[in-house]
RNA sequence: UCCUCGGUAGCUCAAGUGGUAGAGCAACUGUCUAGUAAACAGGAGGUUGUGUGUUCGAUCCGCACCCGAGGAG
Numbered sequence: 001u002c003c004u005c006g007g008u009a010g011c012u013c014a015a016g017u018g019g020u021a022g023a024g025c026a027a028c029u030g031u032c033u034a035g036u037a038a039a040c041a042g043g044a045g046g047u048u049g050u051g052u053g054u055u056c057g058a059u060c061c062g063c064a065c066c067c068g069a070g071g072a073g
Base pairs, nucleotide, nucleotide: 001072002071003070004069005068006067007066010025011024012023013022019056028042029041030040031039049065050064051063052062053061
């Protein structure tokens, strides 16, 4: 320098060929307990790496850039 894959909640990952983003765990609150833990219940938590474009509408499509992993020279 080039090629491929990836970047979404604190962590691990989803989201049938575009239609207003979910799960598990963690944390928090409540019930239970003399009190923890466990169990059960509940609500919260996200400028979808950044910018821009296409579109009525973008996590999804195009372009550029940043970061990580692998490969080629």

The prediction has a mean pLDDT of 82. Predicted 3D model of a 73-nucleotide RNA (transfer RNA) from Copidosoma floridanum. The organism belongs to Copidosoma, within Eukaryota. Rfam family: tRNA. It is annotated as a transfer RNA. The RNAcentral record of the sequence draws on Ensembl Metazoa.